Predicted 3D model of a 101-nucleotide RNA (Purine riboswitch aptamer) from Candidatus Izemoplasma sp. Its Rfam family is "Purine riboswitch aptamer". For this family Rfam cites "Riboswitches Control Fundamental Biochemical Pathways in Bacillus subtilis and Other Bacteria" (Mandal et al., Cell, 2003). About the family: Riboswitches are metabolite binding domains within certain messenger RNAs that serve as precision sensors for their corresponding targets. The coordinates come from a structure-prediction model, not an experiment, and the mean pLDDT is 76.

Parts: sequence; structure tokens; C1' cells
RNA sequence: UAAAAUAAAAUCAGUUGGUAUCGUAUAUGAUCAGAAAUAGGUCUGAUCGUCUCUACCCUGGCACCGUAAACGCCGGGACUAUGAUACGCUUUAUAAAAGAG
Repeated sequence: UAAAAUAAAAUCAGUUGGUAUCGUAUAUGAUCAGAAAUAGGUCUGAUCGUCUCUACCCUGGCACCGUAAACGCCGGGACUAUGAUACGCUUUAUAAAAGAG
């Protein structure tokens, strides 16, 4: 010199940015094409879905298929857009981590 923390005060000025919670959107969903695996159950692309940009996946459990081409049910999790609320950002006092001389 001075961060965190605590207390008090000021200010609602800004709503830009940050953190948390919640609302809305979408059901992290649907349809189709191509490719791949079966020690597996994926990958790529397109379309629809939102007064909407983006995203459209991950994981756990239980089934199902039995070398074939198709995955199913249930639970948990967000991201993005937008809105709301709270905190925070200011000043003073206490305090004193760390740094410098």
C1' cells in the first nucleotide's frame, strides 16, 4: 500500500458486464438418407419442430437382438435465446492475507 470478511451508511444512477435462482422456448424431440459396429448398439448429412439465435447430446439402470439390421423403456444432467428477482459493483469504520520499501 492493501485483498477477503464483518458492520453501518449512501444510491436506485447505470442495466453494459459478472454470480445465483426462477419463468418462457423445446419435448436436449421427430422424420429421412448414407456409412459403421455386433467384444456392439455408433458416425455423417438433410428436413421439421421455437413469435427464437444456438443446440438437439452425455451418463446410469433395466430390457431386446444373437452375428443380422434395427435399437427400446425409465431416471439424472444442461447449453443457448429472452424476461424477472436477488446479490454484487459506491462510501466510511473495523480487519490485515499477500506484496513492496